[in-house]
RNA sequence: GGCAGGGUAGCUCAGCUGGUGAGAGCACACGAUUCAUAAUCGUGGGGUCGCGGGUUCAAGUCCCGCCCCUGCUACCA
Numbered sequence: 001g002g003c004a005g006g007g008u009a010g011c012u013c014a015g016c017u018g019g020u021g022a023g024a025g026c027a028c029a030c031g032a033u034u035c036a037u038a039a040u041c042g043u044g045g046g047g048u049c050g051c052g053g054g055u056u057c058a059a060g061u062c063c064c065g066c067c068c069c070u071g072c073u074a075c076c077a
Base pairs, nucleotide, nucleotide: 001073002072003071004070005069006068007067010026011025012024013023019057028044029043030042031041032040050066051065052064053063054062
């Protein structure tokens, strides 16, 4: 350099053929429970959906460019 996969909450990830509301588990905060802690249960906060454009009435989801991560592969002294 080429090819493939990926980049969504602090972490690990889901999101089907674009169609109201952006989600789950863990973590965190608060409450319940307990003599207390852990565990368990409940409630809640938290997101520029990598960045910039485009298409569309509507984009996490489609198209283009760029950046980053992982794997495979090629080349050079």
Predicted 3D model of a 77-nucleotide RNA (transfer RNA) from a Gemmatimonadota bacterium. Rfam family: tRNA. From the family's description: Transfer RNA (tRNA) molecules are approximately 80 nucleotides in length. Its family is annotated with triplet codon-amino acid adaptor activity in the Gene Ontology. The coordinates come from a structure-prediction model, not an experiment, and the mean pLDDT is 82. The sequence was found in a public genome assembly.